Description
The RNA shown here (small-subunit ribosomal RNA) has 1501 nucleotides and comes from an uncultured rumen bacterium. The sequence is in RNAcentral, with records from ENA.

[in-house]
RNA sequence: AGAGUUUGAUCAUGGCUCAGGAUGAACGCUGGCGGCGUGCCUAACACAUGCAAGUCGAACGGGGUGUUGACGCCGUUGAAGCUUCGGCAGAGACAUGUUAACACUUAGUGGCGGACGGGUGAGUAACGCGUGGGCAACCUGCCCCGUACUGGGGGAUAGCAGUUGGAAACGACUGAUAAUACCGCAUAAGCGCACGGUGUGGCAUCACACAGUGUGAAAAACUCCGGUGGUACGGGAUGGGCCCGCGUCUGAUUAGAUAGUUGGUGAGGUAACGGCUCACCAAGUCAGCGAUCAGUAGCCGGCCUGAGAGGGCGGACGACCACAUUGGGACUGAGACACGGCCCAAACUCCUACGGGAGGCAGCAGUGGGGAAUAUUGCACAAUGGGGGAAACCCUGAUGCAGCGACGCCGCGUGAGUGAAGAAGUAUUUCGGUAUGUAAAGCUCUAUCAGCAGGGAAGAAAGGCCCGCAAGGGAGAUGACGGUACCUGACUAAGAAGCUCCGGCUAAAUACGUGCCAGCAGCCGCGGUAAUACGUAUGGAGCAAGCGUUAUCCGGAUUUACUGGGUGUAAAGGGAGCGCAGACGGACACGCAAGUCUGAAGUGAAAACCCACGGCUCAACUGUGGGCCUGCUUUGGAAACUGCGUAUCUAGAGUGCCGGAGGGGCAAGCGGAAUUCCUAGUGUAGCGGUGAAAUGCGUAGAUAUUAGGAGGAACACCGGUGGCGAAGGCGGCUUGCUGGACGGUAACUGACGCUGAGGCACGAAAGCGUGGGGAUCAAACAGGAUUAGAUACCCUGGUAGUCCACGCAGUAAACGAUGAUAACUAACCGCUGGUCUUUUGUGGUUCAGUGGCCAAGCGAAAGCGAUAAGUUAUCCACCUGGAGAGUACGACCGCAAGGUUGAAACUCAAAGGAAUUGACGGGGGCCCGCACAAGCGGAGGAACAUGUGGUUUAAUUCGAUGAUACGCGAGGAACCUUACCCGGGCUCGAACGGCAGGUGAAGAGAUCCAGAGAUGGUGACGUCCUUCGGGACACCUGUCGAGGUGCUGCAUGGUUGUCGUCAGCUCGUGCCGUGAGGUGUCGGCUUAAGUGCCAUAACGAGCGCAACCCUUGCCAUUAGUUACCAGCAUGCAGUGAUGGGGACUCUAGUGGGACUGCCACCGCAAGGUGUGAGGAAGGGGGGGAUGACGUCAAAUCAGCACGGCCCUUACGUCCGGGGCGACACACGUGUUACAAUGGGAGUUACAGAGGGGCACUACCUUGUGAGAGGAUGGGAAUCUCGAAAAGCUCUCUCAGUCCGGGUCGGAGUCUGCAACUCGACUCCGUGAAGCUGGAUUCGCUAGUAAUCGCGCAUCAGCCAUGGCGCGGUGAAUACGUUCCCGGGCCUUGUACACACCGCCCGUCAAGCCAUGAAAGUCUGGGGCGCCUGAAGUUCGUGACCGCGAGGAGCGACCUAGGGCGAAACAGGUAAUUGGGGCUAAGUCGUAACAAGGUAACCGUA
Repeated sequence: AGAGUUUGAUCAUGGCUCAGGAUGAACGCUGGCGGCGUGCCUAACACAUGCAAGUCGAACGGGGUGUUGACGCCGUUGAAGCUUCGGCAGAGACAUGUUAACACUUAGUGGCGGACGGGUGAGUAACGCGUGGGCAACCUGCCCCGUACUGGGGGAUAGCAGUUGGAAACGACUGAUAAUACCGCAUAAGCGCACGGUGUGGCAUCACACAGUGUGAAAAACUCCGGUGGUACGGGAUGGGCCCGCGUCUGAUUAGAUAGUUGGUGAGGUAACGGCUCACCAAGUCAGCGAUCAGUAGCCGGCCUGAGAGGGCGGACGACCACAUUGGGACUGAGACACGGCCCAAACUCCUACGGGAGGCAGCAGUGGGGAAUAUUGCACAAUGGGGGAAACCCUGAUGCAGCGACGCCGCGUGAGUGAAGAAGUAUUUCGGUAUGUAAAGCUCUAUCAGCAGGGAAGAAAGGCCCGCAAGGGAGAUGACGGUACCUGACUAAGAAGCUCCGGCUAAAUACGUGCCAGCAGCCGCGGUAAUACGUAUGGAGCAAGCGUUAUCCGGAUUUACUGGGUGUAAAGGGAGCGCAGACGGACACGCAAGUCUGAAGUGAAAACCCACGGCUCAACUGUGGGCCUGCUUUGGAAACUGCGUAUCUAGAGUGCCGGAGGGGCAAGCGGAAUUCCUAGUGUAGCGGUGAAAUGCGUAGAUAUUAGGAGGAACACCGGUGGCGAAGGCGGCUUGCUGGACGGUAACUGACGCUGAGGCACGAAAGCGUGGGGAUCAAACAGGAUUAGAUACCCUGGUAGUCCACGCAGUAAACGAUGAUAACUAACCGCUGGUCUUUUGUGGUUCAGUGGCCAAGCGAAAGCGAUAAGUUAUCCACCUGGAGAGUACGACCGCAAGGUUGAAACUCAAAGGAAUUGACGGGGGCCCGCACAAGCGGAGGAACAUGUGGUUUAAUUCGAUGAUACGCGAGGAACCUUACCCGGGCUCGAACGGCAGGUGAAGAGAUCCAGAGAUGGUGACGUCCUUCGGGACACCUGUCGAGGUGCUGCAUGGUUGUCGUCAGCUCGUGCCGUGAGGUGUCGGCUUAAGUGCCAUAACGAGCGCAACCCUUGCCAUUAGUUACCAGCAUGCAGUGAUGGGGACUCUAGUGGGACUGCCACCGCAAGGUGUGAGGAAGGGGGGGAUGACGUCAAAUCAGCACGGCCCUUACGUCCGGGGCGACACACGUGUUACAAUGGGAGUUACAGAGGGGCACUACCUUGUGAGAGGAUGGGAAUCUCGAAAAGCUCUCUCAGUCCGGGUCGGAGUCUGCAACUCGACUCCGUGAAGCUGGAUUCGCUAGUAAUCGCGCAUCAGCCAUGGCGCGGUGAAUACGUUCCCGGGCCUUGUACACACCGCCCGUCAAGCCAUGAAAGUCUGGGGCGCCUGAAGUUCGUGACCGCGAGGAGCGACCUAGGGCGAAACAGGUAAUUGGGGCUAAGUCGUAACAAGGUAACCGUA
């Protein structure tokens, strides 16, 4: 940074799609380790359980426990001692009670803290947030500093005890008691309030200072004696409150909103200002710079993306706000209207003894639910921080850690080196190989990670304690994480790779399977038998512990364009003007400083980002410093530009004066031509109309014609890319009224201008309303035609309407498809209206308008080009893919028709513009061709032959099917051929090759038997070469290869047809064009020809044309057998038969000849013309071969070859028979005829080119004949096949015939193994249709048509009347290019490019989808009115309580909630209904694209 996709191709427009990055993600497959982060985006859904806010005994009175002491009691035990040994005595111990001290503990009173920390984002479009300011309108516990105090009293109350209610929660009453709890009194430096005074200052209200008078309010103690508290005031710090400027989403299909609303005065209230609240007064206030309403949304630092400007987002972290089940309310307090406080109401849940109570995870875990989806009911207060405390310490789901999840980022590993027999396997193959691939194995080495073992942290030092007056010093303790990080050792390559993709975009291909199926797909698009696109495999590409998919955002997209787009034809200029607001605006001078520029200061939190340097081994992560934060505010300065103010100017604009032009407008009057009608005359049979007709009119007198009259409408000629008007539009003449433009002048004004959202008025035709008018024309309608139909085109009629007046409507392809204004930028040629000049010229100048052509420039191009689509400036309008749709809904306007404004769902990958090359046209021009015409002969009718279709069949094998199939493949179907059918056989096979083994000479294996035959059996006869090893050959067995007329001509080669023997098709270089492409190759003339000439941005060249080749026509020369025979000679019945000749014919080699060369005319030339000359031949002499680039997926897999697929005891192969020959019918191609230009009979001439050995056969004999029997020549210029028509004579005389010959009967001949199906020929007899052929159609332009016969290939024979050749006889006609067909060139239109056999429109029918309307019905949020009204603040009252202060109670206002009601809005749903979209092969027509067959289109009815 771009790419794919509209086209046959191109350029531009334009949408769709892709490659990138990102994520709190999810899903699929896979998954080794670690670090750092991160994790309910949905139901602000409901929550079991545990924990998350306590602490202080150094405030207080009690209680409890422990220790010690004292005392009491005497319960148990019992030492020393005494003893009568029975006991006495009683220390001590234990237990118990009281009391004192100490220690610990704590329910309650009290203090501080529960307003922090933690969560969530429902609400909020707001001073909520951000940013910058203000408070002279405010508060601030704990903390710090300062000043001054801390005196003396009092009365209660919990706890507790007793009684008592209740299931419980929780109370009630009586009695006693303490305080740092509560209440007076004293004191008052200072403070508050009130009053007046003085001074200073300021920013309007005001602020500050000073002194005075009056008045008011304080305190708490504890102590370890070190202190810690308490009160008042002042100050600081911190935290908050309020106000203001600016910024902060979408919708106008939401345009008006608002009654405490806006302001004032006064009062109340608050910490404080304020309609914050109240009374009164006024009627304001907000809004197009978007009020109100509706929808959506926490806001920011920042995050993602982007080159940036922007766009999107607001999860984690940080700041602010809001909320705590929903709604309301206050209390306490420094702070709350309070997440783990209170009261009330509502919903829900739980307990209950039914009376009543309890609760609030949007704290941390966790549960259910919802969802595509999001974790542990963990450890610890060790650190950091918070609360309380003097402290120890306690509390802390804040926090620090751990757990789970590849959710993200970062790092590491899954090994490294060597290793070619290029192993095996796998895949593929042209079978040779190639790939996987140094990859593996093998050998050598290493050990990160994981696993094992050993060691093992930092994070911890304060506080407290000790010493010290202090400064300071000292000792010791404390670790959740964690035996973790980290270090070391041993050990083994051992445990650790997947995912996606491979048609293009986009890196990477082959095989098999499948066969428009299954499937893929982001876009284009793949798949219908050879799929690099589906599935699998192999290989490859990419990324990698991940990889893909989905979703979303930015980018690419300059595709909303500020940076940075457009509007004539692609989407897009309003139909046109006037004009309010707004935006923009001439010259000069001075001033100000709002914008602007510049300096400084403040702020712009931290984190983030960028840079540098550090810390974890690196990185992610993180620390420090700097930058950045593009902004806002304050202030100093500058004054060019914009702005504002003042003063002036005249170039813009306007006025005045003079002048001419004009279908400008309105009104009135007048005029002639024409149409129609009426009257009258003349006149007679038609008129009219059309492609042709008919309807219609006319003998009741039309049309035509003459005269007169009526009436309406429109104004010929002039008339013109001429005029006027803003546009629509305006056309006879005259008059009146009236608008504008233009030229000249330069007297006046002095920027008065331009544009113009809304607004106002104008606005063709059609249409509507009312009233007139109504000649013509003419929707609707009627009739006649046309047609398959014809609700059309054509014709005859004809009503609205067309005209006028008044009113509405407000649209057009209202177009120059081009908004208005101003300025600038080469020429040339016209026209209209003025002016100046002039040498009077068709001259020159200068304005305004209106045209043509072109320069630069612009443009995608075509084109535009001073009348811009050029270069600039200002303002307005409009566009953002097609279709749905200018539709629906809503609103406004309208009498209606309808107009204006104007969507969405769904759907497509295009739709559209300009130009290019073709093709096509019921477009044009030029030209050619037996294309037509002019002719000759045919086909189509008959019979037959042959091919095809169809039908039939066991099979009627297959192919060819418009021209370009159909006497075609087939140039020979009785068997064979033969591919088809029936039947019978074979399976390495009917033919062929290789190898191995065996047997044997080889053999056409005779013969015989069975059989339809194939085949089977029998097996006579026969015995190769040799170096003696064997070889050749044959058969059998095995094996590898067979075989297939089976499929695909749409996989192919080769060959062929056709356009077309038409004159075309291209290239190189140059030039033109952005390009496709053009030029050349066009134009003029000419030609059979792109054949030439001339001209020419082309110059040349190639394939075609022509020529070279063959043949034929003339001559010469050479040669002379089998051909020839003039002259010489011989011979025969006759014959070049013979000698001979080389003259002629001929044969076959080589040459010549023809070139518009000569003449005349025309023409520049090329060339053309001529009864021209000459010549055998004259303008290409005749004929042939020769077929450009290409078209038709044309034909052929059955001629051959060949890829792939298919069959393998058969789809192969052999054999017998049948079929390809069928027959109601249809078509093509032919033959023979229909007769006298003929038939028959007789007679009589003349060819060419070919063929011939299992062949052609002379000649003879024989038969009516086909033939047969003999015999001869010839492998051929030698012999042979071998002529007919014509000519001459006779006959027939127009008839189904002496025409015609089918068919049938009979008899034969020949070929062949065999003529039944199914051969040809001969003879005799029979004697059908047919009397020249409808529509239509074919061939041919000269040795041609026509006609006559002859030959050849194939072949045993032949169904040959076919095909290919040959000669004989031998015409007619062509004015000409209008028409039909085909073709060539140029041009034009095109919506075609599969190219007119194209494209394409609408209804109907079928299926699916979304949507509008709809009787209704359901739901939601918000507002309004009325009723009711909890808790609670405030106020009032307070007969009850209290000594009193005061309170209970009651009331009032407000109000959450509840009830009722009327309307609006939004959403869902609905019988039915409207259109719309989509969907390989439905129906009817053919509207559009070509002049699309009636030019198309716009508006309207």
Source information: Its mean pLDDT, the model's own confidence on a scale to 100, is 83. It matches the Rfam family "Bacterial small subunit ribosomal RNA". Its family is annotated with ribosome and structural constituent of ribosome in the Gene Ontology.